This is a predicted structure of a 109-nucleotide RNA (SAM riboswitch aptamer (S box leader)) from Planococcaceae bacterium Storch 2/2-2. Its mean pLDDT, the model's own confidence on a scale to 100, is 80.
[in-house]
RNA sequence: CUCUUAUCAAGAGAGGCGGAGGGAAUAGGCCCGAUGAUGCCCGGCAACCGGCGAUACGUUCGCAAAGGUGCUACGUCCUACAGACGAGUGAUCGGCUGGAAGAUAAGGG
Numbered sequence: 001c002u003c004u005u006a007u008c009a010a011g012a013g014a015g016g017c018g019g020a021g022g023g024a025a026u027a028g029g030c031c032c033g034a035u036g037a038u039g040c041c042c043g044g045c046a047a048c049c050g051g052c053g054a055u056a057c058g059u060u061c062g063c064a065a066a067g068g069u070g071c072u073a074c075g076u077c078c079u080a081c082a083g084a085c086g087a088g089u090g091a092u093c094g095g096c097u098g099g100a101a102g103a104u105a106a107g108g109g
Stems, first nucleotide, its partner, number of pairs: 001109008013042001015041003021032003026080004043072003047069003051063004076101001081098003085094003
């Protein structure tokens, strides 16, 4: 980098450094930011693997901890692709469902 599987409505600091943009890509929005954002350190949270126990042993649940990653504003910040439903004279709007894309973990190449 790529493939497969699973999850993505919850949770997480008035701390330190630093100093201007940032929130995945493209576009449209909407937000955060000198009352210091993004980022780093510390702290914290607890999703997967790992640990322990139970078990239907194909599997699922619980517990503790924070070992390996991860996360720590706004539903993956919202939408864009499709479907049916509802409102409306209509343009359109709304949420829901499923894809696509993305993020994270585990395994394979």